This is a predicted structure of a 372-nucleotide RNA (Bacterial RNase P class A) from a Flavobacteriales bacterium. The sequence is in RNAcentral, with records from ENA. Its Rfam family is "Bacterial RNase P class A". Rfam links the family to the GO terms tRNA processing, dimeric ribonuclease P complex and ribonuclease P activity. The family's RNA type in Rfam is ribozyme. It is recorded under the gene name rnpB. Its mean pLDDT, the model's own confidence on a scale to 100, is 76.

[in-house]
RNA sequence: UAAGCAAGAUUUUCUAUCGCCUUAUACUUGUUGUAAGGAGGAAAGUCCGGGCAUCAUAGAGCAACAUACUUCCUAACGGGAAGGGUCUUGAGCAAUCAGGAAACAGAAAGUGCCGCAGAAAAUAACCGCCACAAGCGAUUGUGGUAAGGGUGAAAAUGUGAGGUAAGAGCUCACGAGUAAUGCUGGCGACAGUAAUAUUGGGUAAACCUUAUGUGAUGAAAAACCAAAUAAACCAGAGCUUGAGAGCUGCUCGCUCGAUUCUGGAGGGUAGGUUGUUGGAGGCUGCGAGUAAUUUCAGUCCUAGAUAAAUGAUAGACGUUCUCGAUUUCGAUCGAGAUAAACAGGACCCGGCUUAUAAAUCUUGCUUAUUUA
Numbered sequence: 001u002a003a004g005c006a007a008g009a010u011u012u013u014c015u016a017u018c019g020c021c022u023u024a025u026a027c028u029u030g031u032u033g034u035a036a037g038g039a040g041g042a043a044a045g046u047c048c049g050g051g052c053a054u055c056a057u058a059g060a061g062c063a064a065c066a067u068a069c070u071u072c073c074u075a076a077c078g079g080g081a082a083g084g085g086u087c088u089u090g091a092g093c094a095a096u097c098a099g100g101a102a103a104c105a106g107a108a109a110g111u112g113c114c115g116c117a118g119a120a121a122a123u124a125a126c127c128g129c130c131a132c133a134a135g136c137g138a139u140u141g142u143g144g145u146a147a148g149g150g151u152g153a154a155a156a157u158g159u160g161a162g163g164u165a166a167g168a169g170c171u172c173a174c175g176a177g178u179a180a181u182g183c184u185g186g187c188g189a190c191a192g193u194a195a196u197a198u199u200g201g202g203u204a205a206a207c208c209u210u211a212u213g214u215g216a217u218g219a220a221a222a223a224c225c226a227a228a229u230a231a232a233c234c235a236g237a238g239c240u241u242g243a244g245a246g247c248u249g250c251u252c253g254c255u256c257g258a259u260u261c262u263g264g265a266g267g268g269u270a271g272g273u274u275g276u277u278g279g280a281g282g283c284u285g286c287g288a289g290u291a292a293u294u295u296c297a298g299u300c301c302u303a304g305a306u307a308a309a310u311g312a313u314a315g316a317c318g319u320u321c322u323c324g325a326u327u328u329c330g331a332u333c334g335a336g337a338u339a340a341a342c343a344g345g346a347c348c349c350g351g352c353u354u355a356u357a358a359a360u361c362u363u364g365c366u367u368a369u370u371u372a
Stems, first nucleotide, its partner, number of pairs: 001368010013316006020038007027030001040342001044353002047351005052218004059252004064214005069083005084104001086101006105209002110207002112203003126149002128145007157175006176199004181194005222274004233264005244256003281300005287294002320337007
C1' cells in the first nucleotide's frame, strides 16, 4: 500500500404529480381553497428505574420478590465511570507488561447432593506395609497404618529430617492455605508485614442463613362535562349477636356499613374535553473532573392519530451489481437492474437487551507485496 474478516460510529439525495393526518386562516360554509408541519436509532422487547395519577394523611406482622467487592456519577436504577481481588490468554529469564471472563456475601450455623470409575466422595483400608494368632507350608484370620500403588474432575496441607513394629503434624525446620488481632499505606475494596491459632473436600444459578431494599395498581391511571334511568321485577343472604365494602397474597388492627349485598332475567345510555406532548430536551463553546458526569453562556425545536395519518407513481444525479464491446491491462464506453436493511409512534423521560442492507469513517486482526 492492497485485499479479506471482525467490532464500533454516522442513520437515507433531489424534482414533479396524486393522496392521507393535524393546526392556523379565508370565504362562496364546501367532507372547499391557501399556508405551515407530519416516526426511529432502535418508535421494538416491556427487562430495570423515575416522573405523574388514584387507592383511607392507620398501620403492624408474616409471606413473597429483588439486590449482594469498593468509591463515585445520576432525579433514580439491577444502569454507567474509575478502581480492588479471583480466574484465564499472550509476551518476557524474571520483575512485570498488554488483553479477556464472571450474579464477586456465607460451605467454619444446619440439611441435602456429588453421575461413571473406585474399597471409600467425608464417621475412608482394595492392593501394599507392619504386628499378633493359626498352619509344616501355600495361605487364612484379627488388629494397626493414609508413606507408596490403583480409580477419579476432586482422595484429607507440600518437601525434608527425626521418630516408629510399620506409619502418621506424632515432633521439628522451611513453605502453602484459612481465621481473628496488631502495625504501615490507601477515602475504601484491599495490599504489605509481625506474632498467635489452625489444617475444616466440592456444591448456595440446591434448600437455606446474613445484610439491604420494595405498599398496590398503571393513561383501560385519573379529573370533568353531556346523555340515560328500572330507586321497578324474581331468588338468596344480611339488618348492630354485622351481610358486605374500603390499601394488596395472608393474619391482626382501623374506618364505613342497611335507600344494603350476591346472582338471574330484562330496559336505557354508550358522545366529548382534559390528562397529552417544551422536556431531569438537543447542539455548540469556555471551565471542573482520570472518567461517567456537571456549572455557566449562546443557540435550536413545536408528530399527536383514536381503529388509528406520514403513502403511491414517474423521472434525475450518485452508488453497487450483471452483461457486452474496446484496451496501452491502468481503465474506458454502451445496455439493463438498483434509494434499499432492521423496522414503524399512542402519557412522558433515563437506561439495558435484541434486530439492522448499502455507503463513508475509525479501530483491531490475518494474508500478500514494496521500501528501509